[in-house]
RNA sequence: UGAAAUGAUAGAGGUUGCGUUUUUCAUAAGUAUAUUAUUGGAUGUGGCAGACACAGUUGAAGAUAAAGGAAAGGGAACAACGCCGAAAGAAUGUAAUUUUCUGCGGUUACAUUUUUGGGCAUAUAAUGAAUAAUUAUAUGACUGUCAUCUGAGAAGAUGGGGGGCUAUCUAAAGA
Numbered sequence: 001u002g003a004a005a006u007g008a009u010a011g012a013g014g015u016u017g018c019g020u021u022u023u024u025c026a027u028a029a030g031u032a033u034a035u036u037a038u039u040g041g042a043u044g045u046g047g048c049a050g051a052c053a054c055a056g057u058u059g060a061a062g063a064u065a066a067a068g069g070a071a072a073g074g075g076a077a078c079a080a081c082g083c084c085g086a087a088a089g090a091a092u093g094u095a096a097u098u099u100u101c102u103g104c105g106g107u108u109a110c111a112u113u114u115u116u117g118g119g120c121a122u123a124u125a126a127u128g129a130a131u132a133a134u135u136a137u138a139u140g141a142c143u144g145u146c147a148u149c150u151g152a153g154a155a156g157a158u159g160g161g162g163g164g165c166u167a168u169c170u171a172a173a174g175a
Stems, first nucleotide, its partner, number of pairs: 001174001007169005014084001017083005023077003035066005043055004047104005087116012117143002120140008145160006
């Protein structure tokens, strides 16, 4: 001088990047639950099954009417905060919880492995009260980045992924 292993630091994708929280609003819903009256006449409740427990002829479930009447999760808007595997999904394991026990299942948290660059639209499926929304898969164009090729340039084509990309610093070898 050079290079860039390894490591460190700092950034970019977007004003619809990602996530969390408060407040407000709509929906949930005139639904659930509780009360009264009539009817009904033996079951009903605890996620499902079995057991067990409780309620019930002093009237169960169900139905009708009256008066009253929620909430959670999810959603929209503003604001604040944390960030750029931000975050989301799947599998396995552990712990807690789901009115008592067993089995199955559900929910939450953590750990490991694995998938996805990002948002949008459409279709299907699952969750959900829902035509909202979320998740997964597929397709489509858009967008960001890198490599190769074409091109004077603008740009175009193909392919890849976030352990990536950009910038800076940091060895040896080599010259």
Predicted 3D model of a 175-nucleotide RNA (Lysine riboswitch aptamer) from Anaerosacchariphilus polymeriproducens. The source organism's lineage runs through Bacteria, Bacillati, Clostridia, Lachnospirales and Anaerosacchariphilus. RNAcentral holds the sequence, with entries from Rfam. The prediction has a mean pLDDT of 79.